[in-house]
Predicted 3D model of a 354-nucleotide part of an RNA (small-subunit ribosomal RNA, central domain) from Methanosarcinales archaeon Met12. Rfam family: Archaeal small subunit ribosomal RNA. The literature on the family includes a 2001 paper in Science by Yusupov et al., "Crystal structure of the ribosome at 5.5 A resolution". Model confidence (mean pLDDT): 87 of 100.

Context: one part of a larger RNA
């Protein structure tokens, strides 16, 4: 509950891609459903509004006239606007071209230092930890110094409120295969769109199946220690795991705690990508300074906010569509479905209690 909200108070789906719906740029034509006007019926009484009369008044009754919804049948007319069907346009979109940016994404290869570990070789007593020690290692030779060898796992510096992805996220180097935007041409299509109930698809980390692997760290255990205690914090081992190949889970403070699109409204000042111009030039894929596109920041007018703040990337002023909320607990529980191998996910109450 026809209302008013959703950045932080309850409330934007994690993110995308699309059915159904719902909304749609300019123009011509024609119909003549919505829509507007005329004209006729139907809208039962009772109630209701007025005049007028009857109970002494009054409530009440009678009677006449009117009203009786954006209601309905039929018939005429009108044609902006919507809608249909038929054509045209190009500013939305979409295709093409064209040189550029990028940790976008998938597969193979190749490096790099460091920790580990194993052999040689040098070397002697201690190493390691802590606030302080103490398990621990160590004469079967440790810690350190050097030479090589194996394996996993990561990718310092460059690294920048830079960069690219719908989000989740991506950073050594190369080569392959791929997919997005942004610039500039205005060649081509010519409203082809927007938004999205259902539905698909993708989705850190943990965890789950099953098979490799296991240096490092390191839930869980053990051990030492602190303590009144210590199932922690601090030490010293360690299994799952973290890695990879196939699958499953599908959930986070999955955050900008801000849904998506388009129009509209001051300015300054950094920065990344392109683009014209102009200068300078060691000439190059060069420097600089202006403008302009589109990202990405920081200040801030108007304006909005309960304030914090927000502000052309709005939380400002409009429009479309989706989603959500409606005191706190009880509870994201219970019952049911529906999906999972199982953990457990979606969806989701109410009794009582304040």
């Nucleotide at each position: 509950u026809u209302g008013g909200g959703u950045c932080u108070a309850a409330a934007g789906g994690g993110u995308c891609c699309g059915u159904a719906g719902c909304u749609g740029g300019c123009u011509u034509a024609a119909u003549a459903a919505g829509u507007u006007c005329c004209u006729u019926g139907g809208g039962a009484a009772a109630u209701c509004u007025g005049g007028c009369g009857g109970c002494u008044u009054a409530a009440c009754c009678g009677u006449c006239a009117g009203g009786c919804u954006g209601c309905u049948g039929a018939g005429g007319a009108a044609u902006a606007c919507u809608a249909u069907u038929a054509g045209g346009c190009u500013c939305g979109a979409g295709a093409c071209c064209g040189g550029g940016a990028g940790a976008g994404g998938c597969u193979a290869g190749a490096g790099g230092u460091a920790c580990u570990u194993c052999a040689g070789g040098g070397g002697u007593a201690g190493g390691a930890g802590u606030g302080a020690a103490a398990u621990c290692c160590c004469g079967u030779a440790a810690u350190c110094c050097u030479u090589g060898a194996g394996a996993g796992a990561c990718c310092a510096c460059c690294a920048g409120u830079g960069g690219c992805g719908a989000a989740g996220g991506c950073g050594u180097c190369u080569a392959g295969c791929u997919a997005g935007a942004a610039c500039g041409g205005g060649u081509c299509u010519g409203a082809c769109a927007g938004u999205g109930a259902g539905g698909g698809a993708c989705g850190a980390a943990a965890g789950c199946u099953a098979g490799g692997g296991u240096c490092g760290c390191g839930a869980a255990c053990c051990g030492g220690a602190u303590u009144a205690g210590a199932u922690a914090c601090c030490c010293g081992g360690g299994u799952a795991g973290u890695c990879c190949u196939a699958g499953c889970c599908g959930u986070a403070a999955a955050c900008g705690a801000u849904g998506c699109g388009a129009g509209c409204u001051a300015u300054g000042u950094g920065u990344c990508a392109g683009u014209u111009u102009c200068a300078c030039u060691g000439c190059g894929a060069g420097u600089g300074a202006a403008a302009u596109u589109g990202g990405u920041g920081c200040c801030g007018u108007a304006g909005a906010g309960a304030a914090g703040u927000c502000g052309u990337g709005a939380a400002g002023c409009u429009c479309g569509c989706c989603a959500c909320c409606u005191g706190g607990g009880a509870a994201g529980u219970a019952c049911g479905g529906c999906c999972g191998c199982a953990a457990g996910g979606c969806u989701g109450a109410a009794a009582c209690u304040u």